[in-house]
Context: one part of a larger RNA
């Protein structure tokens, strides 16, 4: 000097773009924060229509019902995908945790790509749902009915595993699910089926693509007023586990292993990209942004799955809270907002899916406190404003004076003008393209059509927000403060006080003229901020 997630004092117009619990990984009331999918599948209900049917009544075809069917919505259950990601936090952790280079011939990879192959032909439950019951409630029970892309055999086996084998190769294990649209060439009198195609799953295999496990070199803070640690402990054999090496696990057999190159204890701390500072060397630091790792009330545990050993999932323990009919039961903000506490200090119980992105659908389209915006805060950086010209009798007031005058000072007043902002009025954005729906054109494919591929034209979509921005009107109106003036340091006199009050970053002021204390006048610096304090270089 610079620099902060700053806080504290005086002040504080206006915007743009950042940024805001660093402190109790205290405690949490509310409400939202992960649903979707009916084109997997049996139901259930709601309208709308078509047939039959037709009480009361009757205009004789109008009608409540009630059977069937067609369509559209809805959607508790089964089942699928997804809830491992996105979004918090920094407790733990001194570690292969980070970071940097390799390693995997010791692995896995859901969804995506491409390529090869296939998808035949059975069963049998269990939900929904009926009955009948238990319980105060959470929440069961028993009985009996069904469906499916659920769940099990059986067939095939290109491959893929496994054994045998030098090889050719041979044996033996191992799969699947359907579900939407469209055509009418074929078969039907008609529908429907069936055939056909399209299209979106299914299933084995391989390969890639991306995510992932595990391994290793080096490299990572203090303390020696911590000098010895270690028994699954070091190493073999064998065998178990895992997608996978490995004492990870276990038998057993040997007595190894680590250390002043700092081992073990203790302390303290998430780790980098980065970020402040500095000419570099360094030194400090890890907020916001991105990458990893840990964590989710505390401790265990495993279950599903392609992925957890899982923040809004399950179970066991505790601690606490909250209902109870005292028999039992609920619950996890370190997601967004908020509320209590601590604290010096740190925001709104907003709007919106229009954009990005992701989740599930064929799709329309849901869901999305992720975003995107908006709201509060001078919290930081940037930009603009509080006006410009001209104006001397150098007014008037303060102030100081040697009593002459000096200064405040063109400053004001007064004249001419400007309108950024301000305020009111009208205008009116980008951000929107896709994807969808409509019309028609053109490929590939198909017997054909549906879908599907590629360009036009239109039409519909914006929270922010009637915001940006422009355009007219009115009017200098509404818009400055703080710190400091012995030296270090720009910047001086006066009165008060009288080692009193008081001041100070250092050196030092103050005891009767104090440029150092108060305060007034002039000065001096910065400026919507200006000191003070913390902290680092």
């Nucleotide at each position: 000097g610079g620099a902060c997630g700053a806080a504290c004092g005086c002040u504080g117009g206006c915007g743009g773009c950042g940024u805001g619990c660093c402190u109790a990984a205290c405690a949490c009331a509310u409400g939202c924060a992960a649903g979707u999918c009916g084109a997997a599948c049996g139901g259930a209900g709601a309208u709308a229509u078509u047939a039959u049917u037709g009480a009361a009544g009757c205009u004789u075809g109008c009608g409540a019902u009630a059977u069937a069917g067609u369509a559209u919505c809805u959607u508790a259950g089964u089942g699928g995908c997804g809830g491992a990601c996105g979004g918090g936090u920094g407790a733990g952790u001194a570690a292969c945790g980070c970071g940097u280079g390799g390693g995997u011939a010791a692995u896995c990879u859901g969804c995506c790509c491409a390529u090869a192959a296939g998808a035949g032909g059975g069963g049998g439950a269990c939900a929904a749902c009926a009955g009948u019951u238990g319980g105060a409630a959470a929440c069961g029970a028993c009985u009996g009915c069904u469906a499916a892309u659920a769940c099990c055999g059986c067939a095939u086996a290109a491959g893929c595993u496994g054994c045998c084998g030098c090889a050719a190769g041979g044996c033996a294990g191992u799969a699947a699910a359907g579900g939407a649209g469209g055509c009418c060439u074929c078969u039907u009198a008609a529908c429907a089926a069936a055939g056909c195609u399209u299209c979106c799953g299914c299933u084995u295999a391989u390969g890639g693509a991306u995510g992932a496990g595990c391994c290793c070199g080096c490299g990572u803070c203090u303390g020696a007023u911590u000098a010895g640690c270690u028994a699954g402990u070091u190493g073999g054999u064998a065998g178990g586990g895992u997608a996978a090496a490995g004492g990870c696990c276990u038998a057993c057999c040997a007595a190894g292993g680590c250390g002043a190159c700092g081992a073990u204890c203790a302390g303290u701390a998430g780790c980098c990209g980065g970020c402040c500072u500095g000419a570099g060397a360094g030194g400090g630091u890890g907020a916001a942004c991105g990458g990893c790792c840990a964590c989710a009330c505390u401790g265990g545990g495993a279950c599903u799955g392609a992925g957890a050993c899982a923040c809004g999932g399950c179970c066991c323990a505790g601690a606490c809270u909250c209902c109870u009919a005292c028999g039992g039961g609920a619950g996890g903000c370190a997601g967004c907002a908020g509320u209590g506490g601590g604290g010096a200090a740190u925001a709104u119980u907003g709007c919106g899916c229009a954009a990005u992105g992701g989740g599930g659908g064929a799709a329309a389209c849901c869901c999305u406190g992720a975003c995107g915006c908006a709201g509060c805060g001078a919290c930081g950086c940037c930009g603009c404003g509080u006006g410009a010209g001209c104006g001397a009798a150098g007014a008037a007031g303060g102030c100081c004076u040697u009593a002459g005058g000096g200064u405040u000072g063109u400053a004001a007043a007064g004249c001419u003008c400007u309108g950024u902002u301000u305020u009111a009025a009208g205008g009116g954005a980008c951000g929107a393209a896709g994807g969808u729906c409509c019309a028609g054109g053109g490929g590939a494919g198909u017997a054909a059509c549906u879908g599907c591929c590629c360009g036009u034209g239109g039409a519909a979509u914006g929270a922010c927000g009637g915001u940006a921005c422009c355009u007219u009107a009115a009017g200098a109106g509404g818009a400055a403060g703080c710190c400091c003036c012995g030296g270090c340091u720009a910047a001086c006199u006066a009165c008060g006080u009288g080692c009193c009050a008081g001041c100070a970053g250092c050196c030092g002021c103050g005891g009767u003229a104090a440029g150092a204390c108060g305060u007034a006048g002039g000065g001096g610096g910065c400026g919507a901020g200006c000191g003070u304090u913390g902290u680092c270089c």